This is a predicted structure of a 127-nucleotide RNA (c-di-AMP riboswitch aptamer (ydaO/yuaA leader)) from a soil metagenome. It matches the Rfam family "c-di-AMP riboswitch aptamer (ydaO/yuaA leader)". Rfam 15.1 lists 7,607 matches to the family in 2,262 species. Its family is annotated with regulation of gene expression and cyclic-di-AMP binding in the Gene Ontology. Model confidence (mean pLDDT): 80 of 100. RNAcentral holds the sequence, with entries from MGnify.
């Protein structure tokens, strides 16, 4: 000092712990959708999903890997921001507990965690 991400500031408080702000998430009419929950259960956080091709074990029901393709999402140090081409890089992991579409009023919940980029071009806004 810089990156992913909502995950940052500020106050009070000996400490324990508490309060705002600011950002994020989820519940929740009425229109509207949607008729299919029916264990083949449903659902939510996120970028993290579709398919095709193949290997290896196997109790032949399965497991566990390789690669390839759409599609999705980062990343780069003259400040921000957006978009284009070209590199390089991930596409997981948790949760809720039979249950929720959308949703104004209203209710609730989070502010962790992990890391260490580069000396690429264009264009256009601000400042």
């Nucleotide at each position: 000092c810089g990156c992913c991400g909502a995950a940052u500031c500020c106050g009070c408080c000996a400490c324990c712990g508490c309060g705002g702000a600011g950002c994020c998430g989820g519940g929740g009419a009425a229109c509207c959708a949607a008729g299919u929950u029916u264990u083949c259960g449903g659902g939510g956080c996120g970028a993290a999903u579709u398919c095709c091709u193949u290997u290896u074990c196997c109790a032949c029901g399965g497991a566990a890997g390789a690669g390839g393709a759409g599609c999705g999402c980062g990343c780069a140090a003259g400040c921000u921001c957006u978009u284009u081409c070209a590199g390089c890089g991930c596409g997981a992991g948790c949760c809720c507990g039979u249950c929720a579409g959308c949703u104004a009023a209203c209710c609730c919940g989070g502010c962790a965690g992990g890391c260490g980029u580069a000396c690429g071009a264009a264009a256009g806004a601000g400042g």